[in-house]
This record gives sequence, C1' cells and structure tokens, in this order.
RNA sequence: UCUUCAGUAGCUCAAUGGUAGAGCAGUUGGUUGUUAACUAACUGGUCGUAGGUUCGAAUCCUACGUGAGGAG
Repeated sequence: UCUUCAGUAGCUCAAUGGUAGAGCAGUUGGUUGUUAACUAACUGGUCGUAGGUUCGAAUCCUACGUGAGGAG
C1' cells in the first nucleotide's frame, strides 16, 4: 500500500427495512438463625463517527476512524 472481517447494555452475543432483545452481571424484595443456593421484580443503549437512500435504517450505500486476519 492492497484486501477480508468485526463493532449493539458492565461482559458474551441476537435482531431478514417496521416499538432494540436474551443470557450473565448489577439493584431491591421473598425464602433462611446467617451466608450460599433458589425465586420475583426492576435498572441499564446517541446500535463506532459523519453523510446519503427510504414513508421508515442497528440493518442498504459512501467516506472516515478503531481492532483483528491475509497478501505484497
């Protein structure tokens, strides 16, 4: 320099253009003599950044930046 992939909750990951979710974690309660375990509820998101397409974008297109792999 070229090329491929990834990016979404604190972590690991879903979501085929139509209200952003799960598990774990966290908080509060129940249970227990206490802890653990179990159990119920709750909290938590500028979907990397900026534009474009669209009635509507996490999703499609472009550029930029970050990380990983490959080629030279």
This is a predicted structure of a 72-nucleotide RNA (transfer RNA) from Elaeis guineensis. Rfam family: tRNA. The RNAcentral record of the sequence draws on Rfam. Its mean pLDDT, the model's own confidence on a scale to 100, is 80.